[in-house]
RNA sequence: GGGCGCUUAGCUCAGUUGGUUAGAGCACCGCGCUUACAACGCGGUGGUCGGGGGUUCGAGUCCCUCAGCGCCCA
Numbered sequence: 001g002g003g004c005g006c007u008u009a010g011c012u013c014a015g016u017u018g019g020u021u022a023g024a025g026c027a028c029c030g031c032g033c034u035u036a037c038a039a040c041g042c043g044g045u046g047g048u049c050g051g052g053g054g055u056u057c058g059a060g061u062c063c064c065u066c067a068g069c070g071c072c073c074a
Base pairs, nucleotide, nucleotide: 001073002072003071004070005069006068007067010026011025012024013023019057028044029043030042031041032040050066051065052064053063054062
């Protein structure tokens, strides 16, 4: 330098053919239980969906561009 893939909650990851409200597990917070802790049960907080632009009535999803990470080739 070229090709491909990935980027969504603090972490690991889902998310149909673009469709109205973005989710799970763990973590965290509160309550219950316990002498207490853990485990367990119940509830809750937490998101510019990597940045910017575009298409569309509507974008996490499609297009362009930039950035970061990974693999392969040279």
The RNA shown here (transfer RNA) has 74 nucleotides and comes from an Actinomycetes bacterium. It matches the Rfam family "tRNA". By type it is a transfer RNA. Its mean pLDDT, the model's own confidence on a scale to 100, is 81. The sequence was found in a public genome assembly. The organism belongs to Actinomycetes, within Bacteria.